[in-house]
């Protein structure tokens, strides 16, 4: 340094693989306790890594570029 695979979604770990962005953990606020843990209830929180292209519609598909992670090569 050069080719190949994978992979990039909430604060953290993942789900969604063309038709309204979710879960668990966490966070805030209420029940319930004398108090906490634990358990219910409800809220917040995402330019879906960046740019383009296909589509009537893109997180999803295609091309490019970054960043992560493996293999391979001179």
């Nucleotide at each position: 340094u050069g080719c190949c695979c994978u992979u990039g979604u909430a604060g953290c770990u993942c789900a969604g693989u063309g038709g309204u962005a979710g879960a668990g953990c966490a966070c805030u606020c209420c029940c319930u306790u004398g108090g906490u843990a634990a358990g219910g209830g409800a809220g917040a929180g995402g330019u879906c890594c960046c740019g383009g292209g296909u589509u009537c519609a893109a997180a999803u598909c295609c091309c490019g570029g970054c960043g992560a992670g493996g293999g391979c090569a001179u």